[in-house]
Context: one part of a larger RNA
RNA sequence: UUCGCCGCUAAGGAACUCGGCAAAAAAGCUGGGCGUAACUUCGGGAUAUGCCCUUCCUAUACUUAAGCUUGCUUAAGUAUAGGACGCAGCGAAAGUCUCUCUGGCGACUGUUUAUCAAAAACACAGCUCCCUGCUAACUCGUAAGAGGAUGUAUAGGGGGUGACGCCUGACCGAUGCGAGAAGGUUAAAUCUGCCGGUCAGUGUUUUGUUGUAAAACAAAGCAUUGGCUGAGUGGACUAAGCCCUCGUCAAUGUCAGCCGUAACUAUAACGGUUCUAAGGUAGCGCAAUUCCUUUCCGGGUAAGUUCCGGAGCGCACGAAAGGCGUAACGACUGGAGAACUGUCUCGGCGGCGAGCUCG
Numbered sequence: 001u002u003c004g005c006c007g008c009u010a011a012g013g014a015a016c017u018c019g020g021c022a023a024a025a026a027a028g029c030u031g032g033g034c035g036u037a038a039c040u041u042c043g044g045g046a047u048a049u050g051c052c053c054u055u056c057c058u059a060u061a062c063u064u065a066a067g068c069u070u071g072c073u074u075a076a077g078u079a080u081a082g083g084a085c086g087c088a089g090c091g092a093a094a095g096u097c098u099c100u101c102u103g104g105c106g107a108c109u110g111u112u113u114a115u116c117a118a119a120a121a122c123a124c125a126g127c128u129c130c131c132u133g134c135u136a137a138c139u140c141g142u143a144a145g146a147g148g149a150u151g152u153a154u155a156g157g158g159g160g161u162g163a164c165g166c167c168u169g170a171c172c173g174a175u176g177c178g179a180g181a182a183g184g185u186u187a188a189a190u191c192u193g194c195c196g197g198u199c200a201g202u203g204u205u206u207u208g209u210u211g212u213a214a215a216a217c218a219a220a221g222c223a224u225u226g227g228c229u230g231a232g233u234g235g236a237c238u239a240a241g242c243c244c245u246c247g248u249c250a251a252u253g254u255c256a257g258c259c260g261u262a263a264c265u266a267u268a269a270c271g272g273u274u275c276u277a278a279g280g281u282a283g284c285g286c287a288a289u290u291c292c293u294u295u296c297c298g299g300g301u302a303a304g305u306u307c308c309g310g311a312g313c314g315c316a317c318g319a320a321a322g323g324c325g326u327a328a329c330g331a332c333u334g335g336a337g338a339a340c341u342g343u344c345u346c347g348g349c350g351g352c353g354a355g356c357u358c359g
């Protein structure tokens, strides 16, 4: 000199830094007394914030308990008054722990990536839709069977949303689902026709053999009957489904464009036109969503790409993939402040240990 842990530090006090990360301090510890705001779902917020007291001695009064001599003693304590000492009276040690204002998100307690994420993610009570009449639906299993459930629609299963408050707009054209049955289309199977194959029979023709002849036998062709059969070809009878008709969006989803117009200008309540199933309603809005963008205006600061309030021209919010608020809550996240400090200006000093050197 470097590193780790610890202690102190003039003046300043977050100037450090992505960020008060880390550290520090006041103060407190279900001590006592007083007192306590906005807001609120009236429960909370709340130990809000804040102020004061705390040791020892004496006296008086009182409370509780015990003992008895019944109004005294002892023990514990409370209140008031006076006094003592110290810088300091929870006088040590140890452990624990800041506060306030204002946004976002999620209502809350809870759960989670054992071993880089604890959250705004999941769950949740509540709300809503669909299925299920019991041998239930659904799940597991090839099945038997089991769970559901020794339950029975105030029950069970599944999907979505997520306390509470105010609400939840338009569209059924497409996709899905439910209902319907007039018509169209439509499979296998069944029945049946035709065309073949093959076997058997019958008839007939021709040829051959035998025979004097009649005739018999054999082969081939044609016709016909019956059986079997074909991966061939028609017809009849037809199911669900699809086409079709309705319904349904807290089902999947979707929710326009152009042009013109008012007596300054600007803007357009208004008009025209095209398309559509219907053209985004309430509320919110530069937002956890805004590219342009450090939008514009105001506040806060000496100075503010962040923050808060307002505006709206929403590239590309929007109503249970919920919209907007909301007290309480949060090891969540943004902004500001008080206090406090070696985080810093900017370092310094000290203790212990390691590294290092030597043995």
Base pairs, nucleotide, nucleotide: 002354003353004352005351006350007349008348009347011345012344015343020340028096029095031053032052033051034050039044041163055084056083057082058081059080060079061078062077063076064075065074066073067072068071085089098338099337100336101335102334103333104332105330106329110122111121126161127160128159129158130157131156132155138147139146140145164325165324166323167322169255170254171253174252175251176248177247178246179245180244183243184242185241190236191235192234193233194232195230196229197228198227199226200225201224202223203222204221205220206219207218208217209216210215256274257273258272259271260270283317284314295311296310297309298308299307
The part of an RNA shown here (large-subunit ribosomal RNA, domain IV) has 359 nucleotides and comes from a Minisyncoccia bacterium. The coordinates come from a structure-prediction model, not an experiment, and the mean pLDDT is 81. The full RNA is in RNAcentral, with records from ENA. The source organism's lineage runs through Bacteria, Bacillati, Minisyncoccota and Minisyncoccia. Rfam family: Bacterial large subunit ribosomal RNA.